[in-house]
RNA sequence: UGAGUGGGCCGGGCGGCCGCGGUGCAGCCGGAAGGCGGCAUCGAGGAAAGUCCGAGCUCCCCAGGGCCGGGUGCUUCGUAACGCGAAGGCGGGGUGACCCGACGGAAAGUGGCACAGAAAAAACACCGCCUACGUCCGCCAUGUGCGGACCGGCAAGGGUGAAAAGGUGCGGUAAGAGCGCACCAGCGGCUUGGCGACAAGCCGGCUUGCUAAACCCCACCUGGAGCAAUUCCAAAUAGGGGGGCCAUGGAGUGGGCCCGCUCCGCCCCCGGGUUGGAAGCUUGAGCCCUGCGGUGACGCAGGGCCCAGAGGAAUGGCCGCACAGGGAUGGUUCGCCAUCCUGGACAGAACUCGGCUUACAGGCCCACUCACCAU
RNA sequence: GGAGACGUAGUUCAGUUGGUUAGAACGCCGGCCUGUCACGCCGGAGGUCGCGAGUUCGAGUCUCGUCGUCUCCGCCA
Numbered sequence: 001u002g003a004g005u006g007g008g009c010c011g012g013g014c015g016g017c018c019g020c021g022g023u024g025c026a027g028c029c030g031g032a033a034g035g036c037g038g039c040a041u042c043g044a045g046g047a048a049a050g051u052c053c054g055a056g057c058u059c060c061c062c063a064g065g066g067c068c069g070g071g072u073g074c075u076u077c078g079u080a081a082c083g084c085g086a087a088g089g090c091g092g093g094g095u096g097a098c099c100c101g102a103c104g105g106a107a108a109g110u111g112g113c114a115c116a117g118a119a120a121a122a123a124c125a126c127c128g129c130c131u132a133c134g135u136c137c138g139c140c141a142u143g144u145g146c147g148g149a150c151c152g153g154c155a156a157g158g159g160u161g162a163a164a165a166g167g168u169g170c171g172g173u174a175a176g177a178g179c180g181c182a183c184c185a186g187c188g189g190c191u192u193g194g195c196g197a198c199a200a201g202c203c204g205g206c207u208u209g210c211u212a213a214a215c216c217c218c219a220c221c222u223g224g225a226g227c228a229a230u231u232c233c234a235a236a237u238a239g240g241g242g243g244g245c246c247a248u249g250g251a252g253u254g255g256g257c258c259c260g261c262u263c264c265g266c267c268c269c270c271g272g273g274u275u276g277g278a279a280g281c282u283u284g285a286g287c288c289c290u291g292c293g294g295u296g297a298c299g300c301a302g303g304g305c306c307c308a309g310a311g312g313a314a315u316g317g318c319c320g321c322a323c324a325g326g327g328a329u330g331g332u333u334c335g336c337c338a339u340c341c342u343g344g345a346c347a348g349a350a351c352u353c354g355g356c357u358u359a360c361a362g363g364c365c366c367a368c369u370c371a372c373c374a375u
Numbered sequence: 376g377g378a379g380a381c382g383u384a385g386u387u388c389a390g391u392u393g394g395u396u397a398g399a400a401c402g403c404c405g406g407c408c409u410g411u412c413a414c415g416c417c418g419g420a421g422g423u424c425g426c427g428a429g430u431u432c433g434a435g436u437c438u439c440g441u442c443g444u445c446u447c448c449g450c451c452a
C1' cells in the first nucleotide's frame, strides 16, 4: 500500500420562530360548571418492528402422582428464567485472522430407500473368475494327463446407482474372501488425564449401510389466558334475575259461574354488560462512573442520576449556518481548489423487562490476519 | 393487543406415506368448420410452486427465517 477477519460506538449537529403531549408553579375571567393565556421543565429506538422464546404482573383452574399432548437436545458455567449468553469438546470450511453446525440414540422396535440394478439390508449373481473335491463323457494311449458337461465354489474385476456389505498393501488360494498379517477407520473393554463433553495409550474379536427437520426410544422441562388481563366509582325509561304489593284496571288462558294462573303496573334488592372517569402506568431483575473477583458471560461493593407516559393516541413544521455524501461546470503544479445544484438510512413507543430474528444511507474507533514493497 | 388460515399458469383451483417430465377447467395463440361471427373440432404456448436458507440421493410437499393477503376475538341467558 492492497485485500480481509473480529469487536465496539454513532446514526444527523447548532441557533431562531410557530405548534403538540405530560408535570410543576402562580395569574385573569366567572355565582358555579368551566374557560383563557403565561413561565419553567421533560418528550421515541437500536431496532420502538416481527410477536419467535423466557419472565414479572393480573384473573381463572388446581390434594398428590401418573398417562396423553407440547417443547428442548454435545459439556460445564452464567442468569429471575429461557429455545438466550460465555468458555470449552467434537465435526466441517478457510493459506490465515477466523467462521459455520437442529451436535442424544440407527448395535431397542416399526417404516422408507423412486428409476436403474443380480441384489437396497443378514440379501444376491447379469457379465465374469475357478474346476481343487464328487459324478459322467470324449481324446491321446495310461498320466495323481488334457478337454467338456453336471453338481458346485467365489465375490476380486466389469456394469447399475445418491448409496453395494470396512479401505490400502502383502501373503494365501483352484479361484477368491478379515482367511492370515501390517497400517488406517469404526465397535467394545481397561488404564491415565479432565468437574464434564472428550482426548491419549494398550488389549480384543473381526465390521454392524443411509434416513429420527419418518414414527419412535432416552433424559430434562411443561396448567390456561392475557393490560382488549384485572380492579374501583358514577350514570341511564338499555337488558336479565329474585322478593314484596296488588285495593282498582287492561289483555290472555283454564273453567258452567264464583274463582284461579300468567303478563302489563308500583316498590325494594342483586349479578353481568355498556358509556364516562380513575387505578393498573412507569423507580425498574433501571441507567452511568469507579474499584474488586472471574479466562469470560457475569457477580459484588461504593458513589451519582430520574430518563415519554398518550389513551384513536403528542414527539411536528419553517428559516438560517456550518458538516458528511452525490452530481455538474471551470481551473489545475494532477495532490487538489473554486462556484452552483441536490441531499440525510431503516423506521416510529402503547403494561414492563431479558433475549433472538429481521430492516438499516453513511461515518468513527480498537485489535488481528494474509500478500507485496522499503528499512 | 391477541389468535388463526392461505400463497401453485392470465383467473379459479387439484396435487399424501417426499420419487422420474407439476395437472384440470376457463382464458390466450394457430389451424379446420362458416358467406362472416359465435358454437363446435384439432393442435400449441404459457409455471423462479411468494422469497431466502437448510435436512435429504431427491422438496410444491419436511424444518427454520422472511414478505404479503385474508379472517376471527369486546357486545345478557
Base pairs, nucleotide, nucleotide: 001371002370003369004368005367006366007365008364009363010362013321014320015319016318017317018316020043021042022041023040024039025038027036028035029034045346049357050356052355053354054353055352056351057226058225059224060223069222070221071220072219073218074088075087076086077085078084089103090101091100092099093098104217105216109215110214111211112210113209126158127157128154129153130152134150135149136148137147138146139145140143166184167183168182169181170180171179185207187204188203189202190201191200192199193198230279231278232277233276234275235274240270241269242268243267244266245265249264250263251262252261253260254259271451286305287304288303289302290301291300292299293298323344325342326341327340328339329338330337331336376448377447378446379445380444381443382442385401386400387399388398394432403419404418405417406416407415425441426440427439428438429437
Description
Two RNAs folded together computationally: RNase P RNA and transfer RNA, 452 nucleotides in total. Rfam match: Bacterial RNase P class A. Rfam links the family to the GO terms dimeric ribonuclease P complex, tRNA processing and ribonuclease P activity. By type it is a ribozyme.